[in-house]
RNA sequence: GCCAUCGCAACGGGAGAAUCCGGCACCAUUCAUGGCAGGCCGGUGCCGAAGGAGCAACCGCCCCGGUAAACUCUCAGGCAGACGGACCGCUGCGGUAUA
Numbered sequence: 001g002c003c004a005u006c007g008c009a010a011c012g013g014g015a016g017a018a019u020c021c022g023g024c025a026c027c028a029u030u031c032a033u034g035g036c037a038g039g040c041c042g043g044u045g046c047c048g049a050a051g052g053a054g055c056a057a058c059c060g061c062c063c064c065g066g067u068a069a070a071c072u073c074u075c076a077g078g079c080a081g082a083c084g085g086a087c088c089g090c091u092g093c094g095g096u097a098u099a
Stems, first nucleotide, its partner, number of pairs: 004096006011089003018044001020043005026035003045079003051075001052073003058066003
């Protein structure tokens, strides 16, 4: 100095699924209806890419244990917008390893 790898930060990209139903509150008003972005409560349906949990092959000291995901489960989270978002790209910083 270069490459690989790990962590952090900034920037950019970043999917899926009811703007569902009911009630309260609020607004309008013809007092019986309408509206309802946002607030609160309840219910059902749905999604998987924060987080979390589970398992194979394989390995071991073979009773048993270790161990993976974008797979599975949906506890959590989410289903207009916003926020968030695994992952990817790029830049910088720090660490480790090899030549």